[in-house]
RNA sequence: CGAGGUGUAGCGCAGUUGGUAGCGUACCUGGUUUGGGACCAGGGGGUCGUCAGUUCGAGCCUGGCCACCUCGACCA
Numbered sequence: 001c002g003a004g005g006u007g008u009a010g011c012g013c014a015g016u017u018g019g020u021a022g023c024g025u026a027c028c029u030g031g032u033u034u035g036g037g038a039c040c041a042g043g044g045g046g047u048c049g050u051c052a053g054u055u056c057g058a059g060c061c062u063g064g065c066c067a068c069c070u071c072g073a074c075c076a
Base pairs, nucleotide, nucleotide: 001072002071003070004069005068006067007066010025011024012023013022019056027043028042029041030040031039032038049065050064051063052062053061
């Protein structure tokens, strides 16, 4: 430099045909237990990488940019 892929809660991930943003784990509170752990019940946490565009409406469609991953090229 070229091609492809990924970006959603602290972490790992889902999100159908564009129509109320979710699951597991972690965290907080309460209960059971002498306590830890474990289990049960409840709860909090989101600029959906970013900037625009399309649309009545965008996590989802279109374009630019950024970061990361893989492969290739180049240099050694």
This is a predicted structure of a 76-nucleotide RNA (transfer RNA) from a Chitinophagales bacterium. Its mean pLDDT, the model's own confidence on a scale to 100, is 80. It matches the Rfam family "tRNA". Rfam's curators write: Transfer RNA (tRNA) molecules are approximately 80 nucleotides in length. It is annotated as a transfer RNA. The sequence was found in a public genome assembly.